RNA sequence: GCAGGCGGGCGGGCAAUCGCGGCGGAGCGCGCGCAAGCGCGCGGCGUCGAGGAAAGUCCGGACUCCGCAGGGAAGCGUGCUGGCUAACGGCCAGGGGGCCGGCUUCACAAAGCCGGUUUACGGAAAGUGCCACAGAAAAGGUACCGCCGCAGGUGUUCGCAUCUGCGGUAAGGGUGAAAAGGUGCGGUAAGAGCGCACCGCUCCGCUGGCGACAGCGGAGGCAGGGCAAACCCCACGUGGAGCAAGGCCAAAUAGGGAAGGGAGGACUUUCCCGGUCCGCUUGAACUUCCGGGUAGGCCGCUAGAGGCCGUCAGCAAUGGCGGCUCCAGAGGAAUGAUUGCCGCCGCGAUUUCGGUCGCGGCACAGAAUCCGGCUUACAGUCCGCCUGCCACA
Numbered sequence: 001g002c003a004g005g006c007g008g009g010c011g012g013g014c015a016a017u018c019g020c021g022g023c024g025g026a027g028c029g030c031g032c033g034c035a036a037g038c039g040c041g042c043g044g045c046g047u048c049g050a051g052g053a054a055a056g057u058c059c060g061g062a063c064u065c066c067g068c069a070g071g072g073a074a075g076c077g078u079g080c081u082g083g084c085u086a087a088c089g090g091c092c093a094g095g096g097g098g099c100c101g102g103c104u105u106c107a108c109a110a111a112g113c114c115g116g117u118u119u120a121c122g123g124a125a126a127g128u129g130c131c132a133c134a135g136a137a138a139a140g141g142u143a144c145c146g147c148c149g150c151a152g153g154u155g156u157u158c159g160c161a162u163c164u165g166c167g168g169u170a171a172g173g174g175u176g177a178a179a180a181g182g183u184g185c186g187g188u189a190a191g192a193g194c195g196c197a198c199c200g201c202u203c204c205g206c207u208g209g210c211g212a213c214a215g216c217g218g219a220g221g222c223a224g225g226g227c228a229a230a231c232c233c234c235a236c237g238u239g240g241a242g243c244a245a246g247g248c249c250a251a252a253u254a255g256g257g258a259a260g261g262g263a264g265g266a267c268u269u270u271c272c273c274g275g276u277c278c279g280c281u282u283g284a285a286c287u288u289c290c291g292g293g294u295a296g297g298c299c300g301c302u303a304g305a306g307g308c309c310g311u312c313a314g315c316a317a318u319g320g321c322g323g324c325u326c327c328a329g330a331g332g333a334a335u336g337a338u339u340g341c342c343g344c345c346g347c348g349a350u351u352u353c354g355g356u357c358g359c360g361g362c363a364c365a366g367a368a369u370c371c372g373g374c375u376u377a378c379a380g381u382c383c384g385c386c387u388g389c390c391a392c393a
Base pairs, nucleotide, nucleotide: 001389002388003387004386005385006384007383008382009381010380012342013341014340015339016338017337018336020049021048022047023046024045027042028041029040030039031038032037051364055375056374058373059372060371061370062369063242064241065240066239075238076237077236078235079234080094081093082092083091084090095121096119097118098117099116100115101114102113103112104111105110122233123232127231128230129227130226131225144173145172146169147168148167149166150165151164152163153162154161155160181199182198183197184196185195186194200222201220202219203218204217205216206215207214208213246299247298248297249296256290257289258288259287260286264278265277266276267275268274306325307324308323309322310321311320312319313318343362344361345360346359347358348357349356350355
């Protein structure tokens, strides 16, 4: 210098003009009011105005309403250990396993050490179930080929060869994702933990560690392979709905209540007559008030598990302390557009190779009660660490 991996940061900058939303104080105009003042409108001023994901709505909380004596079960969720946190299925640190790389011992095997990366990682000795295809056999077990023994038949150069049957054998071949501990020596008719050494495994003890676990020692020839992201078992957790939550004010309408009132009211398509039904102290019309809650308005609403800086504790996540700071909050909902200069990228032209000019482009996306996470999308760019390669010293 290039390439790759991991982690973290940024997400175009400045200026002018026009425009939009919230808030603040002053001005002008109109309306109401005796007035104080209130309401509406207008233009202007000041100030603030999206994100790292505002997204998906997948987890967890705050907040609100409903439900709830207590216990159990079902359902659902989580699942190595310790810590952090308001909480979590999140984060940090660690342990075990897998994979990759380097070093050491005598080797590219094996073991040990170191580093990176990854991991839904409780239980398969409670029970049930599944393991396609292939294969003899897929789980308390199997003999297809091969190997060995015995018996019989045939051939024979009498060494044996071959066929059939019975038995032994899991060493070898072959199948498979997976085949009943592995390697070696002994042993055997051939074989086999049958015996032994090393490695692995199971059980027990001791030591270290808060713990997951690790180390050491002893005993045992070794025992029932895998799947729980199959049912299941165990442990722990878990009420429901969500800001369209919910609360306050309140035109109107229906129904309701109280006081007054004192005879009418309803139907008969409109009016009059007539008719029918109900009522007249068991109280109609009507009036006032209460209450009700629709439209509408207000609150919830953004000063918070807030941000920035410093310092201390801690490996870290994170926490304590100190200082500074206020950073959209509105309603289907504003946060934009144009121009100039600069920055980055691509293409073209030109060049005295330093540059210059022109054109085009600068992602993903957009608050809606708030906060902590996870996941997904993202042009370009910066920083740190690690690995490999190349060049130079």
Bacterial RNase P class A from an Acidobacteriota bacterium, 393 nucleotides, folded computationally. Its mean pLDDT, the model's own confidence on a scale to 100, is 77. The model forms 95% of the base pairs in the Rfam consensus. A source record names the gene rnpB. The RNAcentral record of the sequence draws on ENA. Lineage of the source: Bacteria > Pseudomonadati > Acidobacteriota.